RNA sequence: CAGGCUGGCCGGACGGUCGCGGUUCCGCGCAAGCGGGAUCGAGGAAAGUCCGCACUCCACAGAGCACGGUGCCGGGGAAAUCCCGGGGCGGAGCAAUCUGCCGGAUAGGGCCACAGAAAACAAACAGCCCGUUAUGGGUCAUGGUGAAAAGGUGGUGUAAGAGACCACCGGCGCGCGCAGCAAUGUGCGCGGCCUGGUAACCCCCGCCGGGAGCAAGGUCAAGCAGGGACAAGAAGCUGCUCGUUUCGUUUGAGUCCCGGGUCGACUGCCCAGAGAGAUGACCGUCCAGGCGCGCCAGCGCUGGACAGAAUGCGGCUUAUAGACCGGCCUGAGGC
Numbered sequence: 001c002a003g004g005c006u007g008g009c010c011g012g013a014c015g016g017u018c019g020c021g022g023u024u025c026c027g028c029g030c031a032a033g034c035g036g037g038a039u040c041g042a043g044g045a046a047a048g049u050c051c052g053c054a055c056u057c058c059a060c061a062g063a064g065c066a067c068g069g070u071g072c073c074g075g076g077g078a079a080a081u082c083c084c085g086g087g088g089c090g091g092a093g094c095a096a097u098c099u100g101c102c103g104g105a106u107a108g109g110g111c112c113a114c115a116g117a118a119a120a121c122a123a124a125c126a127g128c129c130c131g132u133u134a135u136g137g138g139u140c141a142u143g144g145u146g147a148a149a150a151g152g153u154g155g156u157g158u159a160a161g162a163g164a165c166c167a168c169c170g171g172c173g174c175g176c177g178c179a180g181c182a183a184u185g186u187g188c189g190c191g192g193c194c195u196g197g198u199a200a201c202c203c204c205c206g207c208c209g210g211g212a213g214c215a216a217g218g219u220c221a222a223g224c225a226g227g228g229a230c231a232a233g234a235a236g237c238u239g240c241u242c243g244u245u246u247c248g249u250u251u252g253a254g255u256c257c258c259g260g261g262u263c264g265a266c267u268g269c270c271c272a273g274a275g276a277g278a279u280g281a282c283c284g285u286c287c288a289g290g291c292g293c294g295c296c297a298g299c300g301c302u303g304g305a306c307a308g309a310a311u312g313c314g315g316c317u318u319a320u321a322g323a324c325c326g327g328c329c330u331g332a333g334g335c
Stems, first nucleotide, its partner, number of pairs: 001331008010322001012286007020041009043306001047317002050315005055213004067209005072086005087102006103204002108202002110198003125143002127139004151169006170194002172191008217267004226258005233247005287304001289302005
């Protein structure tokens, strides 16, 4: 210098003009309101609502069953399908690095398409071997099928074969030592134990889990209907008296009181706050970035994504123009 990997961080700045929402103050106005000032006003994801919690109401003696979630180890965390580090088995890359999976298959059951003789306490299609003569037996070494066929190589053995037996290698189990907090790694010894896979099929084991959600919930409370007490008047002509009409007098006018509670209001609710929801637009100067011109200095044009609160918080996931800082890998060149 070129290409790449990875961690972190930012995601326009300042000023002006005109607007929008909350709070508060001042002036004018009887009031509705009008005018002015101060101050505050989105994000790294406010999003999806996937996981966890606070908070609220409902349910609840204890234990068990059922159902659901979760599942290598250590640490962090209130918790989590969370974060950090580590382990085992795989995949991609020359590498830095990225990435999938993770209790149990020796508790038990089920299943394993097609092909194939056979898909698991076995099984004989071809082949091989033995016997008898057209069929019986032995065999998995060889062939063929399949995603998968009961360790591998060599030997002994045999009628032919086979962990049937032996040596070495590999795996598994058990025991012991060493390293590590642990998962686990590693070494030695013993055992022919070598009869598969699937638990995202049921199941078994450990751990965890009541339900619904701010439209939760709480307070106040028009109207309408209801209950209780007292109780004889009430309304019109008509402003008053008289008169008169209508309604009412236990099928109760009217007055007072009571409980629940609809519309609605407040609260829950916040130094943004809320209500179907304000947080914007333009201009100027600049800052990244892009394009063009120029030998250079520089000049011109352009130019900032995704998106947007609604009780709050912790995570995850998804969207995102462009820029900055650090670490590492590969290749080439120079000293």